RNA sequence: AGAGUUUGAUCCUGGCUCAGGACGAACGCUGGCGGCGUGCUUAAAACAUGCAAGUCGAACGAGGACCAGAGAGCUUGCUCUCUGUAGCCGAGUGGCGGACGGGUGAGUAACACGUGACUAAUCUAGCUUUGAGUGGGGGACAACCCGGAGAAAUCUGGGCUAAUACCGCGUAACGUCUCUAAUGUCGCAUGGCUGUGAGACCAAAGGGGGCCUCUGCUUGCAUGCUCUCGCUCAAAGGGGAGGUCGCGUUGUAUCAGCUUGUUGGUGGGGUAGUGGCCUACCAAGGCGACGACGCAUAGCGGGUCUGAGAGGACGACCCGCCACAUUGGGACUGAGAUACGGCCCAGACUCCUACGGGAGGCAGCAGUGGGGAAUAUUGCGCAAUGGACGAAAGUCUGACGCAGCGACGCCGCGUGCGGGAGGAAGCCUUUCGGGGUGUAAACCGCUGUCAGGAGGGAAGAACCCUGGUGUUGCAAACAGUUUCACCAGUUGACGGUACCUCCAGAGGAAGCGCCGGCUAACUCCGUGCCAGCAGCCGCGGUAAGACGGAGGGCGCAAGCGUUGUUCGGAAUUACUGGGCGUAAAGCGCCCGCAGGCGGUCCAUUAAGUCCUCUGUGAAACUCCGGGGCUCAACUCCGGAUAUGCAGAAGAUACUGGUGGACUAGAGACUGGUAGAGGCUAAUGGAAUUCCUGGUGUAGCGGUGGAAUGCGUAGAUAUCAGGAAGAACACCAGUGGCGAAGGCGGUUAGCUGGGCCAGUUCUGACGCUCAUGGGCGAAAGCGUGGGGAGCAAACAGGAUUAGGUACCCUGGUAGUCCACGCCGUAAACGAUGGGUACUAGAUGCCGGGCGUAUAGACGCGUUCGGUGUCGAAGCUAACGCAUUAAGUACCCCGCCUGGGGAGUACGGCCGCAAGGCUGAAACUCAAGGGAAUUGACGGGGGCCCGCACAAGCGGUGGAGCAUGUGGUUUAAUUCGAAGCAACGCGAAGAACCUUACCCAGACUUGACAUAUUUCUGAAAGCCUAUGGAAACUUAGGCCCUCCUUCGGGACAGUUUUACAGGUGCUGCAUGGCUGUCGUCAGCUCGUGUCGUGAGAUGUUGGGUUAAGUCCCGCAACGAGCGCAACCCUUGCCCUAUGUUGCCAGCGAGUCAUGUCGGGGACUCAUGGGGGACUGCCGGUGAUAAACCGGAGGAAGGUGGGGACGACGUCAAGUCAUCAUGCCCCUUACGUCUGGGGCUACACACGUGCUACAAUGGCCGGUACAAAGGGCUGCGAUCCUGCGAAGGUGAGCGAAUCCCAAAAAGCCGGUCUAAGUUCGGAUUGCAGUCUGCAACUCGACUGCAUGAAGUCGGAAUCGCUAGUAAUCGUGUAUCAGCCUUGACACGGUGAAUACGUUCCCGGGCCUUGUACACACCGCCCGUCACGCCAUGGAAGUCGGGAGCGCCCGAAGCCCGUGACCCAACCUUCGGGAGGGAGCGGUCGAAGGCGAGUUUGAUGACUGGGGCGAAGUCGUAACAAGGUA
Repeated sequence: AGAGUUUGAUCCUGGCUCAGGACGAACGCUGGCGGCGUGCUUAAAACAUGCAAGUCGAACGAGGACCAGAGAGCUUGCUCUCUGUAGCCGAGUGGCGGACGGGUGAGUAACACGUGACUAAUCUAGCUUUGAGUGGGGGACAACCCGGAGAAAUCUGGGCUAAUACCGCGUAACGUCUCUAAUGUCGCAUGGCUGUGAGACCAAAGGGGGCCUCUGCUUGCAUGCUCUCGCUCAAAGGGGAGGUCGCGUUGUAUCAGCUUGUUGGUGGGGUAGUGGCCUACCAAGGCGACGACGCAUAGCGGGUCUGAGAGGACGACCCGCCACAUUGGGACUGAGAUACGGCCCAGACUCCUACGGGAGGCAGCAGUGGGGAAUAUUGCGCAAUGGACGAAAGUCUGACGCAGCGACGCCGCGUGCGGGAGGAAGCCUUUCGGGGUGUAAACCGCUGUCAGGAGGGAAGAACCCUGGUGUUGCAAACAGUUUCACCAGUUGACGGUACCUCCAGAGGAAGCGCCGGCUAACUCCGUGCCAGCAGCCGCGGUAAGACGGAGGGCGCAAGCGUUGUUCGGAAUUACUGGGCGUAAAGCGCCCGCAGGCGGUCCAUUAAGUCCUCUGUGAAACUCCGGGGCUCAACUCCGGAUAUGCAGAAGAUACUGGUGGACUAGAGACUGGUAGAGGCUAAUGGAAUUCCUGGUGUAGCGGUGGAAUGCGUAGAUAUCAGGAAGAACACCAGUGGCGAAGGCGGUUAGCUGGGCCAGUUCUGACGCUCAUGGGCGAAAGCGUGGGGAGCAAACAGGAUUAGGUACCCUGGUAGUCCACGCCGUAAACGAUGGGUACUAGAUGCCGGGCGUAUAGACGCGUUCGGUGUCGAAGCUAACGCAUUAAGUACCCCGCCUGGGGAGUACGGCCGCAAGGCUGAAACUCAAGGGAAUUGACGGGGGCCCGCACAAGCGGUGGAGCAUGUGGUUUAAUUCGAAGCAACGCGAAGAACCUUACCCAGACUUGACAUAUUUCUGAAAGCCUAUGGAAACUUAGGCCCUCCUUCGGGACAGUUUUACAGGUGCUGCAUGGCUGUCGUCAGCUCGUGUCGUGAGAUGUUGGGUUAAGUCCCGCAACGAGCGCAACCCUUGCCCUAUGUUGCCAGCGAGUCAUGUCGGGGACUCAUGGGGGACUGCCGGUGAUAAACCGGAGGAAGGUGGGGACGACGUCAAGUCAUCAUGCCCCUUACGUCUGGGGCUACACACGUGCUACAAUGGCCGGUACAAAGGGCUGCGAUCCUGCGAAGGUGAGCGAAUCCCAAAAAGCCGGUCUAAGUUCGGAUUGCAGUCUGCAACUCGACUGCAUGAAGUCGGAAUCGCUAGUAAUCGUGUAUCAGCCUUGACACGGUGAAUACGUUCCCGGGCCUUGUACACACCGCCCGUCACGCCAUGGAAGUCGGGAGCGCCCGAAGCCCGUGACCCAACCUUCGGGAGGGAGCGGUCGAAGGCGAGUUUGAUGACUGGGGCGAAGUCGUAACAAGGUA
């Protein structure tokens, strides 16, 4: 610090997800040790049991036990009584404490908390310091005793008694209060402080030690003295507490109004104290958009986690504050409480009970059940620290210190170290060679942490106290006591712990997660869209690095993963630090209050701002520097920080305040000026429709074509007249005006705004604008008019599969007017308003000025407006660009992933329709913008092709052949499937082939290699046997070669490895092939442009068969294709001349190159030449090229062939071959016989033959090319009607043979018919091949003589030696189903105007929501399943409030005829107090009407999700109606 994920790819927007850190955690697997921390986040739910707050006898009186003494009783070792001192126990009175410490976070949105001030409005026990005092009396009540009630808890009557308990009196100031003279001083206000005099009022308690100096009695003891602890009053300090204020402190406006003690005043009350804190009266205020009130949530802070920071989230442990103590209320005591382990009352709950009544409160420490994913011991000790009491010893202390449990966290340590290769075994993998685990192990040597055993053994301890010695104050003192110092003694829960030493021995100690990318780490097997994984993208459908296992690897490590939460990454709420033309986002427009912001100059102030200083900002924490535990965690010390708040002194540039001035902003004035600006009224013509009349006749109208409709009752058309309503042609223009919506005949009236000029006036009066107000197209609504045309709805006609549409004919609301609503639009420039600045060019509109002119023009310039292009700049790009989307400032509005949804609920508005405001659950990993390359379009342009057209001939109809589908079958083997499967693989299925079926056999096998055993021959041949054959058995023939004599070759047998498979997968593959397509394309290097994908080049202008060439051009070049090079054919030359040829010469024949000979010719085979737009003319840019011509055998690639770019179709082929994986192995292999591949209702493709006279038949007759031939071609002759048979010359072939070419030509016949056409089918008889023609061959002869008379829709081939037509040959092959395929020649046409249309293709361009690419994408209803949610008659709960009723405890008030110790008293009583009673307030409770929130609810609404359902086709291309 980033990464993955939208796309074919790109950039951007934008969400989702990951890597990091953290945790009071939990869960899974695993687990050696120690240190330090930490541990109910849930039920503030309920609690058994024990403990957690007591202490003081030096405040007090009894009592008890013990001891000592005396006495008594006697049972002589017991009981009782009395006395005594020091110590002990201890209920009660009394004092202090119990308000601390400890727990919890329910409540609380608040002066609760934090921070800073104030308290002149306050209190304060114990502590410290200071001053003064501590005199003299009195009456009670507990305990105790005697009774009573009760189950108990406990209550109660009478009597005795003490005090540091209680109450008077005296004393009284530096105290308090009242009154009062005058002064000083201080403060923010009321006021404070100081100060004179007088009056009134208020205290106390004693305990302990010692002593005899003083006093009193006089051995000595005290009321004496002294020390000490207490007590009282006052002042001060310190600490603590109360109160007040500024600022800060969650969400929600779908909570907008709240409030009656409410806001203030006066009097009174109350409090420590201010205060509506309370009360009576008076006034009517107070709070609120700077968010009152309500609702929800929440203890707050120091801090913790994270983060670069700013922030965000959190508030466990530790520290500070607050609140609470079963729920609610209340007071008492006290310095302090409205009191966790106090009291009273009410409620709920639990327990006891004798049923009358009582008791209780773990959110203290342990612990229990419960809840929960989840959180510990009913431990030890007061040794330390701290606290309460005490003079002290000491007691108490679940505070605390320790221990226990838990890997819950952090930190540390260990599980060994060194050597060790035949790289052991095992396991995994393999291309079978090897590789990995791996120096890892074994083995050798060594060490000894931790754990284990044994021994030793700290620190934490300082005090206090006691004793001793000394010292100091008091004192009469050598008692005593106080202070200080030293010595000695005494105290450890942890714990025999830390630590140290020794012993033994590698011995007891490693797991978890992951390995497709992100993200470090790879293979095998299993599985087969199953099982499963998954944080996101996504894996899994037979070769899964993603599932499961294994081997191996990577990471961390006593832990590792997962889950949850939180911060980060996320600049994804943007203060730091984002945006709004098209991605989400500018309110439809204007006015305008509050608010925000605001021109120039001067003065002043000092609020903001800046600087300095002061106070505070607790400690802990974080950071830095040190120290201590062996290190670390941990801990101690010091520092820094603490960005804040408050105060003081200063500065004055800027902002603000105040005052003054200015004119450049703004406004006013004067004079002009353009305009569909607005409103009202009047008025005009054209057109349309209707009405009347005339003319006139059969149609009109309408459409793609029609029909509905109108018309003989006279339409349409035409003429004249009339009526009505609406809209205003031309002018008319990216012209004008208006804020926007919007505004268009003409005239008049009223009226708003703008612009220009003048520079006269005011003097910042300005800009923006939440809430608010107004305007606001169309449609719609209400009332009343109006209604010509148009026209939702509706009707009819068409179209269509349907057609609730598009088209047509009609047609009502509406459109128009008046008044009133509605308040929305793609209300768009998808661009808020204002101001300023920043190159230009060129139009148009409205003014002014200058120049020029006679004038109109023109030219220049300046304001205002409106367009186009464009620099810089900006932008993701497109684009914007002085009319900014540039550069800045001010103000407002709005956005934060898609869907759900602009929906629901609530509120406001509306007559309604509906509008404004506006969520959530749930669901997805996308959604989107711009641009790119393709593909596609019922988009466009250009061009090509037998693509159409023009022609010729076919197919589709018939019969047959052949292939396919289907069906059938035991099997009809398999493959091929639009073009590009279907006379295809198959250039030959009777057996074989053969892969299929039936049956019979074999199992190292029919075939290969190696190996083991045995044999020596085997194999082979013949015969016989059984059999359908394979095969079996028997007999016979034959019986090899080399040798080092061991054996080997060879063959058989046997064994083990293995063979074998036309079994699967062409979607695992190689190779080969088809196709687009012989179409003209496909790319690269460098450069340039672009953020990039990409573009350019390759586009453009011409041209070509061609990306062929030329020109131009930010391109310049190059490659694969095109063309050419190759073969063939067409002409010539040359060389050669047999088997070919024969002109001339010679010979010969009936005849024939037959012979001699020849090379001229043909031909053959080589080698050359030739054609290149080379030449001429024209066109063209003078180019490329095209057109025409000459010459030429051939002319513009001469004809034909081979040759097939990058790629597409997961095209075809595992059955040509090869091959990975899987599968079979006495069978899915092999052999054999037979059958099948040849089936047959039917459908399709490809062909053949025909339907006839351009023909059939018969006879005669002519002319090829290219091939093939020894298991062959086979002449000749003979036989046969023929197929053929016999014979066998010649020829391994320019020699011989196949071999007859056929159409043609000549002659004859047939005469339009199912024929002398046609030949299927069938019968008979044959021939040939072959072991074998039944299934299932071809051919021949005779006989038979079917359909068919030119073929519907549709469809195919062909542009010249082509189509058509005619024969010939060859491969395969014994033969042949060959009419096929591939070649060969003969005869030999027609037509092409042209590119509108169909198909295919190329280039450019355009649109796109497609990219599996239109066979694409995609919408809505319906049906089914699941999920969440709205409404709903209701039903059931919760919260808060209101009204009324009842009214506990208790404070307060009143009363108090009843009761009462202290004081007074004249003894009667009084003062004073109390019970009781009444009253106000008052918790819980009850009743009532509402409110709010939640759950549930028959039924119902839409929504989301779901691989294959139904119906259509809405959108994306002009998406077929933009």

A computed fold for a 1522-nucleotide RNA from a metagenome, annotated as small-subunit ribosomal RNA. The RNAcentral record of the sequence draws on SILVA.